[in-house]
RNA sequence: UACAAAGAUAGAGGUGCAGGUAUUAAAAGUAGGCUUAUGGAGAAAAGUCAAUUCUGUGAAAUAAACUGAAAGGAAUAACUGCCGAAGUGCAAAGAGUGACUUUCUUUGUUGCUGGGGCUAUGGAGAAUAUCCAUAGAACUGUCAUUAUCUUAUAAUGGAUAAUGUUGCGCUGUCAGGUAU
Repeated sequence: UACAAAGAUAGAGGUGCAGGUAUUAAAAGUAGGCUUAUGGAGAAAAGUCAAUUCUGUGAAAUAAACUGAAAGGAAUAACUGCCGAAGUGCAAAGAGUGACUUUCUUUGUUGCUGGGGCUAUGGAGAAUAUCCAUAGAACUGUCAUUAUCUUAUAAUGGAUAAUGUUGCGCUGUCAGGUAU
């Protein structure tokens, strides 16, 4: 100096990702509770089955009046941890339950997604907030190739444009291996 695949370490993308705390809005004058009237046999968990409990000393439901929450989710500010950050698919285990499904948590994954928005469809949700999945047209980052310009005559570096790709990727440094 070149080559190949791996190691350690530090970084870049930007409306970047996630977490808990505080405050705020909303949830909501909702759920629920007490009273009165109607009503006349059912009712109680997210759903189903079983069991248990309540109920003609009046269930569910409807109406009026009084009273009246919270969780999950969200925004803002600072903080913390980070750049497969993280999310999601599949599988397993656990929580919860009498059991099953749903839901939640953890683990594994050589499954998928570079990133953040916009639009549409579907799902969750009180919601036009927000989250998740799929698709679309753009934007943006990385690398590669080509062209033009520039640095400096050339290697080299940089800028712009086009095309393609994408994270177990990319860039810098260090040590190591092979060859000269």